About this RNA: Predicted 3D model of a 470-nucleotide part of an RNA (small-subunit ribosomal RNA, 3' major domain) from Pinus lambertiana. Its Rfam family is "Bacterial small subunit ribosomal RNA". Rfam links the family to the GO terms ribosome and structural constituent of ribosome. Taxonomically the source falls in Pinus subgen. Strobus (Eukaryota, Streptophyta, Streptophytina, Euphyllophyta). The RNAcentral record of the full RNA draws on SILVA.
Context: one part of a larger RNA
RNA sequence: UGAUGGGGGCCCUCACAAGAGGUGGAGCAUGUGGUUCAAUUCAAUGCAAAGUGAAGAACCUUACGAAGGCUUGACAUGUCGUAAAUCCUCCCGAAAGAGAGGAGUGCCUUCGGAAACACAGACACAGGUGGUGCAUGGUUGUCGUCAGUUCGUAGGUGUUGGGUUAAGUCCCACAAUGAGUACAACCCUCAUGUUUAGUUGCAAAAAUUGAGUUUGGAACCAUGAACAUACUGUCGGUGAUAAGCCGGAGGAAGGUGAGGAUGACGUCAAGUCAUAAUUCGCCUUACACCCUGGGUGACACAUGUGCUACAAUGACCGGGACAAAGGAUCGCGACCCCACGAGGGCAAGCUAACCUCAAAAACCUGACCUUAAUUCAGAUUGCAGGUUGCAAAUCACCUGCAUGAUGUCGAAAUCGCUAGUAAUUGUCGGUCAGCCAUACGAAGAUGAAUCUAUCCCCGAAUCGUGUACA
Numbered sequence: 001u002g003a004u005g006g007g008g009g010c011c012c013u014c015a016c017a018a019g020a021g022g023u024g025g026a027g028c029a030u031g032u033g034g035u036u037c038a039a040u041u042c043a044a045u046g047c048a049a050a051g052u053g054a055a056g057a058a059c060c061u062u063a064c065g066a067a068g069g070c071u072u073g074a075c076a077u078g079u080c081g082u083a084a085a086u087c088c089u090c091c092c093g094a095a096a097g098a099g100a101g102g103a104g105u106g107c108c109u110u111c112g113g114a115a116a117c118a119c120a121g122a123c124a125c126a127g128g129u130g131g132u133g134c135a136u137g138g139u140u141g142u143c144g145u146c147a148g149u150u151c152g153u154a155g156g157u158g159u160u161g162g163g164u165u166a167a168g169u170c171c172c173a174c175a176a177u178g179a180g181u182a183c184a185a186c187c188c189u190c191a192u193g194u195u196u197a198g199u200u201g202c203a204a205a206a207a208u209u210g211a212g213u214u215u216g217g218a219a220c221c222a223u224g225a226a227c228a229u230a231c232u233g234u235c236g237g238u239g240a241u242a243a244g245c246c247g248g249a250g251g252a253a254g255g256u257g258a259g260g261a262u263g264a265c266g267u268c269a270a271g272u273c274a275u276a277a278u279u280c281g282c283c284u285u286a287c288a289c290c291c292u293g294g295g296u297g298a299c300a301c302a303u304g305u306g307c308u309a310c311a312a313u314g315a316c317c318g319g320g321a322c323a324a325a326g327g328a329u330c331g332c333g334a335c336c337c338c339a340c341g342a343g344g345g346c347a348a349g350c351u352a353a354c355c356u357c358a359a360a361a362a363c364c365u366g367a368c369c370u371u372a373a374u375u376c377a378g379a380u381u382g383c384a385g386g387u388u389g390c391a392a393a394u395c396a397c398c399u400g401c402a403u404g405a406u407g408u409c410g411a412a413a414u415c416g417c418u419a420g421u422a423a424u425u426g427u428c429g430g431u432c433a434g435c436c437a438u439a440c441g442a443a444g445a446u447g448a449a450u451c452u453a454u455c456c457c458c459g460a461a462u463c464g465u466g467u468a469c470a
Base pairs, nucleotide, nucleotide: 001470002469003467004466005465008463009462012459015454019417021415022414023413026308027307028306029305030304031303032302033301034299035298042053043052064294066292068290069289073125077124078123079122080121081119082118086103087102088101089100090099092097108113127283128282131280136277138272139271140270141268143266148181149180150179151178160173161172162171163170187260188259189258190257192228193227194226195225196224197223202217206215207214231254234248235247236246237245238244297436310410314369317366318365319364320363326357327356331350332349336345337344338343376407381402382401383400384399385398386397387396423446424445425444427442428441429440
């Protein structure tokens, strides 16, 4: 100087407490372990692996196993040769691939040839999701959005002390005085206003219609752009006449206004050679490549993350109301007709503030059920259908009828959450032919309780202290 202490001071955090909702019990979905298997491809393993890579495994994907093939190769460059390219028919085969017959003779040209493409053989070489993340760059997680970290010559001080802050934030004192980085601000979204714009959006006044439909309109709403606004500025108290703190006024918003992006020096030989890149060593008639069907979907079990429930603050059946954001031409598909329905038929409009997906659901209202394993809950199974797709047996989703399992609020333990938050409720998107999405991401509707304390548990900062540690 560090590290460390079931020592001390000070201080922070959904860390505890207070609160409300879960997980752990049930069924199912999904990931993982284990077991099994010809194969169940690989990676990730306390927090910081386990609805993770995967924003979508029927074939493909695909890396795994079985069978059938191939060896200059599925792909690239170079050298030499033949032949335009390409198309059609037959035949063996599960396909890959192999064989036979025919059509076709193009473009440029200095007529020597040359460009593109195809084929055969020979060589240089290709190829490897094979190994090493403990050889690496890049990138990511984590401590942690914690307030630290480093330098100007060895070491110390500065960085400590008194206050204060979300903050090494700021003020004062001081053998210190400066600087870089992180903090804060600058960026984006939301909240208020002004100006401007007038279509596809809007509708106050005047006409008009079934309807902002049409004429006229730019007030309002909404949308796009550019500005303004918040700074402890102001008043009172407190403090050291400081930094600040407390309360008030005005204000759409008040003390970081709310949220996001933004992650210092470093730690974990943390993760990734399977995104792509790359050293070294390894394979080269195979650890490369092509194809068919299979597997990644197995199932005594264990476990993580979720969904649906166990009901009356409810289920079911009529009627009625209110969003935001987003997607769409290989697409979204209205109206009408058919079907109990999934869906089908015909087909207008839309490259979208125009048309469409699209019905918002919780909610309100009126019936019915009456505490039961029930008109709760819906697993499982049978039958009949629909859609996508060469193909739905392994292994898709959806519909109708029937069936009606476990489950009556969950032990020890444990998780996230402080306000438009939790909880409840539906909507949209990406991936995508279809979909195993109850996942992930986004935008809305309804909308709480509790905390003004820091004794204790977990983690972190800082000061001085003990130590047989470095």